A computed fold for a 116-nucleotide RNA from uncultured Odoribacter sp., annotated as FMN riboswitch aptamer (RFN element).
The source organism's lineage runs through Bacteria, Bacteroidia, Bacteroidales, Odoribacteraceae and Odoribacter.
Of the family's consensus pairs, 100% are formed in the model.
The sequence is in RNAcentral, with records from MGnify.
RNA sequence: UUUCUUCAGGGCAGGGUGUGAUUCCCUACCGGCGGUGAUAGCCCGCGACUCUCCGGAAGGGGACUGAACCGGUGAAAUUCCGGUGCCGACGGUGAUAGUCCGGAUGAGAGAGGAGA
Repeated sequence: UUUCUUCAGGGCAGGGUGUGAUUCCCUACCGGCGGUGAUAGCCCGCGACUCUCCGGAAGGGGACUGAACCGGUGAAAUUCCGGUGCCGACGGUGAUAGUCCGGAUGAGAGAGGAGA
């Protein structure tokens, strides 16, 4: 460098209103992958979703892409400890969804294994 192969996303418990809500309200819960002087949902980047272009197809290109501060320790931390806060595609639904159902037994950043 190349071929094959395996793996690769979590979460509404309790209560309120209502004919009806895991969708509203109170409260609860969850956090993909790589990087980084020390461990990251909110620092940098990537993937996913959505949109779009090329192509007969396989496949490839592009756009878009959420959210954090204060204090402490330390040589070093927006990553640890303490405190307070914030964010979360599209379609569906008896009622508005990060958590239910669906595309998806999919795709995939990437991690591992075997061979040339």